[in-house]
RNA sequence: AUUAGUUUUCAGGGGCGGUUAAGCCUGAGAUGUACCCUUUAAACCUGAUCCAGAUAAUGCUGGCGGAGGAAGAAAACAUAUGAAUAUA
Numbered sequence: 001a002u003u004a005g006u007u008u009u010c011a012g013g014g015g016c017g018g019u020u021a022a023g024c025c026u027g028a029g030a031u032g033u034a035c036c037c038u039u040u041a042a043a044c045c046u047g048a049u050c051c052a053g054a055u056a057a058u059g060c061u062g063g064c065g066g067a068g069g070a071a072g073a074a075a076a077c078a079u080a081u082g083a084a085u086a087u088a
Stems, first nucleotide, its partner, number of pairs: 001085002005077006011038004016032001017025003044069003050063004
């Protein structure tokens, strides 16, 4: 600043890269008893063998992007006196 959600259960959707073995880097998560997401402002995919910057290297960071697509039901709690989200 905006203004209605939050949690649980079941079900469903999704990704798993770089590097030199061990290991190390980023991250919620790099195949896990896991992690994230489920109607849309970033789970994830397309654009993309994309563009700029950085790095040992990589979607590592930003752009693209309020672009297009993308998977739900029930119950309880809460109540504009501000739950929750975003920004500084």
Predicted 3D model of an 88-nucleotide RNA (TPP riboswitch aptamer (THI element)) from an uncultured Pelagibacteraceae bacterium. The model forms 100% of the base pairs in the Rfam consensus. Rfam family: TPP riboswitch aptamer (THI element). Rfam's curators write: Vitamin B(1) in its active form thiamin pyrophosphate (TPP) is an essential coenzyme that is synthesised by coupling of pyrimidine and thiazole moieties in bacteria. The coordinates come from a structure-prediction model, not an experiment, and the mean pLDDT is 78.